[in-house]
């Protein structure tokens, strides 16, 4: 010191959360020791029991008993007496104390507390100092005795007695009051003091000692003396009372309160002032600077936190206050209205003989209750302190100690060193290893704490007693007393602290966390389950987030959790925030209080500044030092205490007093501008209505219609009239007004602003809580008015519906007058005022200058109103002299979203409603600006067989094939919009095959290793069986051993078309052969990002050109590659044959030839190169030229960044999981070929552009030895039997449409061929399920196909055949190729689909298949109504 969290990403605003410190804490797990502290925060709830305030015989009277001793009596175990006990105990009178100490925080918002003053308005026992006095009398009364009442508590009657108890008397002042005179001080009220007059008031003795004086004369008494008490004064100290200034919580949804109330006079009362109380008089007093009321609360020093300012708090310790079961009251006393006193009332508890009594733990322990929660019915007065006493001493739950509790703080320990085979074991692994880990063991040491044994403090000094010495008193060396000094005595804690010794690593570590924040990672289990979570969020089969293990991190006798406080939070902002759009400027003005206020001088010194003095308790915090071994803790000293009060100065500023000034403000004069306001009057256009004319069938209205009006005459048209409302053009980011708002014209009344020039007043100003006024539309009241328009309402349409949009009507209302209401996106979303800070350019009003006859033009000033723009500001957008800039003053307002501008209350209102204005609960966001995408039934530009224009199909039929569905033992699996469905499959009868049924095997094949056993394994024959397999018999190695080889068994292992394509690789589809996708550097932006890649053109193209804060580059485009089209060169065999020769019935058949075709290699050729036009250029156009080919020549290969978690674990590979006598493997049979149905893709057709028959031509590209087969023979034919050539430019497989004839003549046919029957052929181990083909027969549907939909732009569509792969054969009508014949159409880009670029708005970003609102449904809660009861 910050961090996480809103977004795809960004900046900002803003809340929530975390990391820190703390606690009188509690809870969970754990727990060795010690020191010092702390310990009912809740029920001021109720309390059993014990203790917590007594003491004094040196104030007084009286005075036992138990027991012991002695004696007496005798009934020898009793009675009596005396003494001791003992002047003791207990009680009483009296004195002092009990008002302290201790507890608690209920009440109290107050002079209660804090702080500083006042008391000239007061008191103060005990204590200290000083003065005076202490004379002399009296009468009672407790105790006690007798007696009475009562259960008790207690009470009464009679009688006796004492005092330092009580009461008179004397004396008496420097006391109090008073008369008179004076002085000083003073707060002007008095106070102090001097002299003087009069009046009033006192007492108590006790103890010790002595005999100098007097009396009796032993010694006592009087007396003296010492101490102590008593009385009265003065002063001090201490304590207390009262008064005052200032400070001291929340609510205004508490705004008015007050009759002893405020003051006066007189009196009373008090220690004392005072309405404190009473009588009379006056009518005051308090309050927005918050009275009164309500709520909460003891206050402070301090404590916690914080950088501080602050915030929170008020346990322990200390000061003050209040209280003592609740409420009230007084008595006593120096002090109380009294915690352990009295009286009364109340509640509660207890006793009771029912008549009546007793009690008060918020003292210390303790009990119950409450609660998450808080201790022993301990020891001692040894210390400190207190009460009494002369003292000893007594009392003291104050206090000192101990006990309990990890409740807190502090300290210590649980060992240290060495130790690598990196042991065993755990975990993990890529199987190599890694890690726990020098950790352990082992070896060498140490001895704190705990345990045991022994020793053993300080805290103790008073007092008292015994000595000694010196003072005082005295006649005295005596006594008494004081001081100093020595000795003796006194310890709860406690045999404690501490020390020594003994043995022994032995007895002593846990808790939380490990996704990010936040230090720390892996395995297994689980599978949106169980669970976690402070926030964000994890978990749906590979979870570093759940649970466990291993490992690690942090702290440590504790660790976590919970609760609370401050901090972080500048998130209430004084320090230190904001208000255009994030929350936030009142709708606007006038103005009260208040706040703030121009220039010069003067006065005072209130604020302000400086110095001094007093105070600011102690403790605490801080600094220094010291004591416990350290520390915590404790002790000493210092500093600080920002404050308050008094006082002395300063006078710049603020303030005050007085005087002046003119620039702020205002007034006067002269002008012009204006929808500024109010009232009265006037005008024309238009709508509607009425009357009349003309006129006839429609008119209105709409996207299209209908409702509606019209033959009873509408609409249209003309004339006249009525009535209401609004004022076209001008008209303009023009004007006026504070805002709302204001628009025909004229008149009257009236407000404000502006300009110019002079004069006057002299700060008169600004803002403005409350208050008052104005305030659009709509609304309300009363009365008018009502043409048009038009909520509600009605009808017609639209629609799935249409309580809407559209149409036809139509009432309030809109208009006027007078009232009410008081709100708007009342917006510039920007409060008012003043000053300052570059400009440019419009416009409105008024003025000045130059020039002019004048008007323009030009320059310039002020005021208003716009645009652009610099600095600056801003999160950005933007604002920018009309600020959102820079400053000043005043007011209003904000503090996360929702709940909610709502409820309740108050105020206002006729009502509607307005204004003021919460909380519970709930979420982790809500929001602003900008960015990139995506999408839009937004815009612009462009492309594509996308539409359009055409040709041919699909959808109807039959069949083939694939899919869904259904069925089945199984119908194996996958593919499912486009981008699955003649797809994987380029060939399921067995095999394939993965599926089903049944029968078997347990390791086929490969690989290696280890161990054991054997000498076989294999082959042949026979049997069982559907086969796989199995049973029997026979036969059968090398080597000396070791071993080789083979086989068997076992383990590791093998195998799996089992799962996951959402763990993957590879490959593929699609957008899309669309023109896009990016990078480096630079520049711009806080940033995400932008620029480049946009713009103007052009292109098939991000193709190219121009422009340009961009300049370049990459992947794509294009080109390079293959093929076809032309030519040249080279080469001619198996190809070719023009010319020459030969042969034949005929044929390149032969000799030859390279010319041609062709073959196959190398080249050439095309580049908008040339011409013309347009254009800056790129480029485009031209049936241009030339050329085989012309504008990418046709076709192919080639697929950018990426998208679809697209497809494939069953092609292959591969992570993880699963099976292992089975999910592996072998075999037979079956199934994948099922069939009510639905869909896709095809084939054949429906016929005459055709069918059938006959005849005759012309290809290309491929294949071929387990093959293609010429030719011959047989068969109607499929084919069969012979036979030949060819491992191929050589042999072979090979065209059909076309063409030429014939026939059919529009018919379910000589179309169409399904289906079925019969007979065959071929392949194959085998054609039943389930092959193809042939022949004969049979001859179904179908006569061109609804909605809808597909392909194609030229050698294309259409049509015709041919070949090949797979393959024994084939369900191929499929797929992939080849050639033959060979069209039509494109105006064009409005629309449909898809795509590209630019731009725009967005609350979308898994991105429109998005987001999102409300009802309903279900459950629950609260509430209103309700038949009924």
């Nucleotide at each position: 010191a910050g961090a996480g969290u809103u977004u795809g990403a960004u900046c900002c605003u803003g809340g929530c959360u975390c990391a820190g410190a703390a606690u009188g804490a509690a809870c969970g797990c754990u727990g060795g020791c010690g020191g010092c502290g702390u310990g009912c925060u809740u029920a001021a709830c109720a309390c059993a029991u014990g203790c917590a305030a007594g003491u004094c015989g040196u104030a007084c009277g009286a005075g036992a008993a138990c027991g012991c001793u002695u004696c007496a009596g005798c009934u020898u175990g009793c009675u009596g007496a005396a003494g001791c006990a003992a002047g003791u105990a207990a009680a009483g009178u009296g004195g002092c104390g009990c008002a302290c100490g201790g507890g608690u925080g209920a009440g109290u918002a107050a002079c209660g507390c804090g702080u500083g003053g006042g008391u000239a308005a007061u008191c103060u026992a005990c204590c200290c100092u000083c003065g005076a006095a202490u004379c002399g009398g009296g009468g009672a009364u407790a105790a006690c005795g007798u007696u009475g009442c009562g259960a008790a508590a207690g009470c009464g009657a009679c009688g006796c007695u004492a005092a330092u108890a009580c009461c008179g008397g004397a004396u008496g002042a420097c006391a109090u009051c008073u008369u008179a005179a004076g002085a000083a001080c003073c707060u002007c009220g008095g106070u102090u003091u001097u002299u003087u007059u009069g009046a009033u008031c006192a007492a108590a003795g006790g103890u010790g000692g002595c005999c100098u004086c007097u009396a009796c004369a032993u010694g006592u008494a009087a007396g003296c003396u010492a101490c102590u008490g008593u009385u009265u004064g003065a002063g001090g100290a201490u304590g207390a009372g009262c008064c005052c200034g200032c400070g001291u919580c929340c609510c205004a949804u508490u705004a008015g309160c007050u009759a002893g109330u405020u003051g006066g006079u007189a009196g009373g009362g008090u220690a004392a002032c005072g309405g404190c109380c009473u009588a009379c008089c006056a009518a005051g007093g308090c309050g927005a600077c918050g009275a009164u009321g309500g709520g909460u609360a003891g206050c402070u020093g301090g404590u916690c936190u914080g950088a501080g300012a602050g915030g929170a708090u008020g346990a322990u310790c200390a000061g003050c206050c209040a209280c003592a079961c609740u409420g009230g009251a007084a008595c006593u006393g120096a002090c109380a209205c009294a915690c352990g006193g009295u009286c009364c009332a109340g509640a509660c508890u207890c006793c009771u003989a029912c008549g009546g009594g007793a009690g008060g733990c918020a003292g210390c322990a303790g009990u119950g209750a409450g609660g998450a929660a808080u201790u022993u019915u301990g020891c001692g007065c040894a210390a400190u302190g207190g009460g009494g006493g002369a003292a000893a001493c007594c009392c003291u739950g104050a206090c000192g100690c101990a006990g309990c509790a990890a409740c807190g703080c502090c300290g210590c320990g649980u060992g240290a060193g060495u130790g690598a085979u990196g042991a065993a074991g755990g975990c993990u692994u890529u199987c190599g290893g890694g890690u726990c880990g020098u950790a352990a063991a082992g070896c060498u040491c140490u001895g704190u704490c705990a345990a045991g044994u022994g020793g053993g403090a300080a805290g103790a000094a008073c007092c008292a007693c015994c000595g000694u010495a010196a003072g005082g008193u005295u006649a005295a060396u005596a006594u008494c007393u004081u001081u100093a000094u020595g000795g003796u005595c006194u310890g709860a804690c406690g045999g404690u602290a501490c020390c020594a010794c003994u043995g022994a690593a032995g007895g002593a570590a846990g808790c939380a966390c490990c996704g990010g924040c936040u230090a720390a990672c892996u395995c297994c289990g689980u599978g949106c389950c169980a669970g976690c979570a402070g926030c964000c969020g994890c978990g749906g089969u590979a979870a570093u987030a759940c649970g466990g293990g291993g490992g690690g991190u942090g702290c440590a006798a504790g660790c976590g959790u919970u609760a609370u406080u401050c901090g972080g939070a500048u998130u209430u902002a004084c320090u230190g925030g904001g208000c255009g759009u994030a929350a936030a400027g009142c709708g606007c003005g006038c103005g009260u209080a208040g706040g703030c206020g121009g220039c010069c001088g003067u006065u005072u010194a209130a604020g302000u500044c400086a110095g001094a003095u007093g105070u600011g308790a102690a403790a605490g915090c801080c600094c220094g030092g010291g004591g416990c071994u350290c520390a915590a803790c404790c002790c000493c000293g210092g500093a600080a205490g920002u404050g308050c009060a008094u006082u002395u100065g300063a006078u710049a500023c603020u303030a005050u007093u007085c005087g002046g000034c003119u620039u702020g403000a205002g007034u006067a004069u002269g002008g012009g501008a204006g929808a500024g306001g109010g009232a009265a009057g006037u005008g024309g256009a238009a709508u509607u209505c009425c009357u009349g004319g003309c006129g006839u069938a429609g008119a209105g209205g709409u996207g299209a219609a209908a409702u509606u009006c019209g033959u009873a005459g509408a609409u249209a048209u003309c004339a006249g009239g009525a009535g209401g409302a609004a004022c076209a053009c001008c008209g303009g980011u023009g004007g006026c007004g504070a805002a709302g708002g204001c628009g025909a014209c004229u008149u009257c009344c009236u407000g404000g602003a502006c300009c110019a020039a002079u004069a006057c007043u002299g700060a008169c100003g600004c803002u403005g809580a409350g208050g008052c006024g104005c305030g659009a539309a709509g609304g309300c009241g009363u009365g008018g008015g009502g043409a048009g328009c038009a909520a509600a309402c009605a009808g017609g349409a639209u629609u799935a519906g249409a309580u809407a949009c559209c149409c036809u009507g139509g009432u309030a209302g809109u208009c006027c007058a007078c009232g009410c209401a008081g709100u708007a996106a009342a917006c510039g979303g920007u409060g008012a005022u003043c000053a300052c800070u570059a400009g440019g350019u419009g416009u409105a009003g008024c003025g000045g200058g130059u020039a002019u006859u004048g008007a323009c033009c030009c320059c310039u000033g002020c005021u208003g109103u716009g645009c652009c723009g610099c600095a600056g500001c801003u999160a950005a957008c933007g604002c920018a002299u009309u600020a959102a800039g820079u400053g000043a003053u005043c007011c209003g307002c904000c503090u996360g979203g929702g709940g909610a501008g709502u409820a309740c209350g108050g105020c206002c209102g006729c009502a509607a409603g307005g204004u003021u204005a919460a909380a519970a609960c709930u979420c982790a966001a809500a929001g602003g600006a900008a960015u990139u995408g995506a999408g839009g039934g937004g815009g612009g530009c462009c492309c594509g067989c996308a539409c359009a224009a055409g040709c041919g199909g699909a959808g109807g039929a039959a069949c083939a094939u694939g899919u869904g569905g259904u069925u089945u033992a199984a119908u194996u699996c996958g593919a499912u919009g486009a981008u699955a469905c003649g797809c994987g499959a380029g060939g399921a009868a067995c095999c394939u095959u993965a599926c089903c049924u049944g029968g078997g095997c347990u390791u086929a094949a490969a690989u290696g290793u280890a161990a054991a056993a054997c000498g076989a394994c294999g082959g042949a024959u026979c049997g069982g069986g559907a086969a796989a397999c199995u049973g029997a018999u026979c036969u059968u190695u090398c080597u000396u051993a070791g071993g080789a080889c083979g086989c068997u068994u076992u383990g590791c292992a093998a195998g799996g078309u089992g799962c996951u394509g959402c763990a993957u690789g590879g490959c593929u589809g699609u957008c899309g052969u669309c023109a896009g996708c990016u990078c480096g550097u630079g520049c711009c932006g806080u940033g995400a990002g932008g620029u480049g890649u946009c713009g103007g053109g052009u292109u098939a193209a991000g193709u190219c050109c121009c422009a340009u804060a961009a300049c370049g580059a990459g992947c794509g485009c294009a080109a390079c590659c293959c093929u076809c089209a032309u030519c040249a060169u080279u080469a001619g065999u198996u190809g070719c044959c023009a010319g020459c020769g030969g042969a034949u019935a005929a044929u390149g058949c032969c000799g030859g030839g390279g010319a041609c075709u062709c073959u196959a290699a190398u080249g050439a050729a095309a580049c908008u190169g040339c011409c013309g036009g347009u254009g800056u250029a790129a480029a485009c156009c031209g049936a241009g030229a030339g050329g085989a080919a012309g504008g990418u020549g046709g076709g192919g290969a080639u697929g950018a960044c990426g998208u679809c978690a697209a497809g494939u674990c069953a092609g292959c590979a591969c992570g993880g999981c699963c099976c292992u006598u089975a999910u592996g493997u072998c075999c037979a049979g079956g199934g994948c070929u099922a069939c009510a149905c639905a869909c896709g893709u095809g084939u054949u057709a429906c016929a005459a552009u055709g069918g059938u028959c006959g005849g005759u031509a012309c290809a290309a590209a491929g294949g071929g030895c387990a093959g293609c087969u010429a030719c011959c023979u047989g068969g109607u034919g499929a084919c069969a039997g012979g036979a030949u050539g060819c491992u191929a430019a050589u042999c072979u497989c090979u065209a059909a449409a076309a063409c030429c004839g014939a026939u059919c003549u529009c018919a379910g046919u000589u179309c169409g061929g399904a289906u079925c029957g019969a007979a065959g052929u071929c392949u194959g181990c085998a054609a039943c399920u389930c092959g193809a083909c042939u022949u004969c027969g049979u001859g179904a549907a179908g006569c061109u196909g609804g909605a809808u939909u597909c392909g194609c732009u030229a050698g294309u569509a259409a049509u015709c055949g041919c070949g090949c792969a797979u393959c024994a054969g084939c369900c191929a009508u499929g797929g992939c190729g080849c050639g033959g014949u060979g069209a039509a159409u494109a105006c064009g880009u409005u629309c449909c689909c898809g795509g590209g670029c630019c731009u725009u708005g967005u609350a979308c970003a898994c991105a429109c298949c998005g987001c999102c609102c409300g009802u309903c449904a279900a459950g629950c809660c609260a509430u209103g109504g309700a038949a009924g009861g």